[in-house]
Context: one part of a larger RNA
RNA sequence: GAGUGAACGCUGGCGGAGUGCCUAAUACAUGCAAGUCGAGCGUGAAAGUCUUCGGAUGAGUAAAGCGGCGCACGGGUGAGUAAUGGAUGAGAACAUGCCCUGAAGUGGGGAAUAACUACUGGAAACGGUAGCUAAUACCGCAUGGUAACGAAAGUUUAAAGGUGGCGCCGUAAGGGCUACCGCUUCAGGAUUGGCUCAUCUCCCAUUAGCUAGUUGGCAGGGUAAUGGCCUACCAAGGCAACGAUGGGUAUGUGGUCUGAGCGGAUGAUCACACACACUGGAACUGAGACACGGUCCAGACUCCUACGGGAGGCAGCAGUAGGGAAUAUUGCACGAUGGGCGAAAGCCUGAUGCAGCAACUCCGCGUGAGUGAAGAAGGCCCUUGGGUUGUAAAGCUCUUUAGCCUGGAAAGAAGUGGCCUACGGUAAAUAAUCGUGGGUUGUGACGGUACCAGGAGAAUAAGCACCGGCUAAUUUCGUGCCAGCAGCCGCGGUAAUACGAAAGGUGCAAGCGUUACUC
Numbered sequence: 001g002a003g004u005g006a007a008c009g010c011u012g013g014c015g016g017a018g019u020g021c022c023u024a025a026u027a028c029a030u031g032c033a034a035g036u037c038g039a040g041c042g043u044g045a046a047a048g049u050c051u052u053c054g055g056a057u058g059a060g061u062a063a064a065g066c067g068g069c070g071c072a073c074g075g076g077u078g079a080g081u082a083a084u085g086g087a088u089g090a091g092a093a094c095a096u097g098c099c100c101u102g103a104a105g106u107g108g109g110g111a112a113u114a115a116c117u118a119c120u121g122g123a124a125a126c127g128g129u130a131g132c133u134a135a136u137a138c139c140g141c142a143u144g145g146u147a148a149c150g151a152a153a154g155u156u157u158a159a160a161g162g163u164g165g166c167g168c169c170g171u172a173a174g175g176g177c178u179a180c181c182g183c184u185u186c187a188g189g190a191u192u193g194g195c196u197c198a199u200c201u202c203c204c205a206u207u208a209g210c211u212a213g214u215u216g217g218c219a220g221g222g223u224a225a226u227g228g229c230c231u232a233c234c235a236a237g238g239c240a241a242c243g244a245u246g247g248g249u250a251u252g253u254g255g256u257c258u259g260a261g262c263g264g265a266u267g268a269u270c271a272c273a274c275a276c277a278c279u280g281g282a283a284c285u286g287a288g289a290c291a292c293g294g295u296c297c298a299g300a301c302u303c304c305u306a307c308g309g310g311a312g313g314c315a316g317c318a319g320u321a322g323g324g325a326a327u328a329u330u331g332c333a334c335g336a337u338g339g340g341c342g343a344a345a346g347c348c349u350g351a352u353g354c355a356g357c358a359a360c361u362c363c364g365c366g367u368g369a370g371u372g373a374a375g376a377a378g379g380c381c382c383u384u385g386g387g388u389u390g391u392a393a394a395g396c397u398c399u400u401u402a403g404c405c406u407g408g409a410a411a412g413a414a415g416u417g418g419c420c421u422a423c424g425g426u427a428a429a430u431a432a433u434c435g436u437g438g439g440u441u442g443u444g445a446c447g448g449u450a451c452c453a454g455g456a457g458a459a460u461a462a463g464c465a466c467c468g469g470c471u472a473a474u475u476u477c478g479u480g481c482c483a484g485c486a487g488c489c490g491c492g493g494u495a496a497u498a499c500g501a502a503a504g505g506u507g508c509a510a511g512c513g514u515u516a517c518u519c
Base pairs, nucleotide, nucleotide: 001519002518003517004516006515007514008513009512010511013365014364015363016362017361018360019358020357021323026321027320028319030318031317032316035069036068037067040066041065043063048057049056050055076276077275078274085201086200087199088198089197090196091195094193095192099189100188101187102186103185104184105183106182107141109139110138116131117130118129119128120127121126147156148155149154161181162180163179164178165177166176168175169174202248203247204246209239210238211237214236215235216234217233219231220230221229251273252272253271254270255266256265257264258263278299279298280297281296282295301312302311303310304309329355331354332353333352337351338349339348340347341346368398369397370396371395378389379388380387381386402460404455405454406453407452408451412446416442417441418440419439420438421437422436423435424434425433426432463508464507465506466505467504468489469488470487474503475502476501477500478499484491485490
């Protein structure tokens, strides 16, 4: 000199863009943060309103339940981890829900169970017994290839329906046809992930030897998959001064800061990867977890209890206590972007978009402009002549950014949603559905915000540090080795340019200084 997620002191007008628990991975009151689908399924209220008092309507709505998909994403934190991590580059023995492409199929049956009803246990949490019922829930049978196993022969393995429409058949139930959404099997793709290897990846040698599933083989098990990953047997290996082992510290990287560069330091925000979710352990479900707002066990802590037993996990967003020099609102909205579910309408979304607080950072603007010498008054200094503050003020003439008042007022909203309609695709079809157009109508948290116009009026807006040298800027008074200053040298013991005050000056400026840390 530059920098900071800064803090402290004094001061403080506005706007834009960002950033904001670095400490206790301490404990948490309260609310919210993951649901959705009735176009998978069986059930199915009430309030209210009307009433002829029977009931009707509300309504086959809400709601719980079975089932499907999601909850493994998104969000947080950095405790652990020095390599089971990361970066870069290679590789072979793998999996991959939803998505895309291609091929084939989707036949015919069955037995249950929740909800519900009845009884019943318990303070509660939560149950128990009996009975009833459905499905895209569950289980057989059939069929089956380019699937699996096998040298071959052969053997084995699947499925589920739903919604809309229609010249058709049928009295109806239903059948037939058709479109869309599904379902099953196989193959391929895309994406994502698992695994292996090489190189690099902090300090200590005042850590020198370490290792028994240890190193390799063989056989088996296990896994999606290779492999001592695991087991039995066999061999005696493997690593290490090119630093093994041990100890300490630490998420890593892209980057960030600094520097002419080499480097050094660092890893907040943003992005990628990893790890963790009260502490330790375990598996279940699933395409995917050994799962932050799932389960089980153990532990510590907190809470409820009828003492028998139960409940909980903010390192999600706010917020509280505590710790600390120190870090924000228990806000608004799903309007946009993105995500989950759904055919869709839509619902959910503390992701996200916005708003609030903080000079915490960067950038921009303003605090007026011109004129004005009687060089006013006052202050300070003085050799008493004057000098300086100083064109500074006053006065005069203007301007009105920002702020204030009044009025207007967005873009962000897209053919995105609804409705109508034209054409085209599928189709037997004018229906339905899909696509492409046209018309019309609706949707904004921010926000009556940005912005625009008008109005009044210099009106509402300057401080901080320093002035001995380094280092730009000096005099007077007070004090008298005292009080004090100080980054270094050093000032102060009666004429202090170094302490304190004043006047003047210098430097920065909505900031200025100090402290801490890095180069």